[in-house]
RNA sequence: AACGGGGCAACGCCUAAUCCCGGAGCGUCCGGGAACCGGGGACCCACGUACUUGGGGUGAAUCGGUCGAACAGACCGUAGGGCCACACUUCCCAGCCCGAACCCGUCAGCUCACCUGGUCGGCGCGAGAGGAAGAGGAG
Numbered sequence: 001a002a003c004g005g006g007g008c009a010a011c012g013c014c015u016a017a018u019c020c021c022g023g024a025g026c027g028u029c030c031g032g033g034a035a036c037c038g039g040g041g042a043c044c045c046a047c048g049u050a051c052u053u054g055g056g057g058u059g060a061a062u063c064g065g066u067c068g069a070a071c072a073g074a075c076c077g078u079a080g081g082g083c084c085a086c087a088c089u090u091c092c093c094a095g096c097c098c099g100a101a102c103c104c105g106u107c108a109g110c111u112c113a114c115c116u117g118g119u120c121g122g123c124g125c126g127a128g129a130g131g132a133a134g135a136g137g138a139g
Stems, first nucleotide, its partner, number of pairs: 011124004018034007035119006045109001054107001055104004063077005080098004088134005093128001
């Protein structure tokens, strides 16, 4: 030096999960505001009843098949979703991923007013930082 690995900063990504103000015992916590997100909740509309194998919610995360003794697990697809660095939006080519998990507790359709909750957590960082358009900003 190459190569490989680790940490920090800046920057970037998923997600609603960010910003500002005040206070305190200042590692952080408490309170308030804005913004974003979720739940409950009329008329109208919708809903025939029963099933205990209840029903419902957040989320992109649903459905199918194969292997398997298996309600275990694994694999292959898939509805759907994300990234691909111009501060933003859309499109194109090439490419990379996810397709989970949890909660309510017999109860909830939509839903004005109204009531109410959340602002966590997890990653990347030598690369296509490729192409095009729009809008906007600056000069």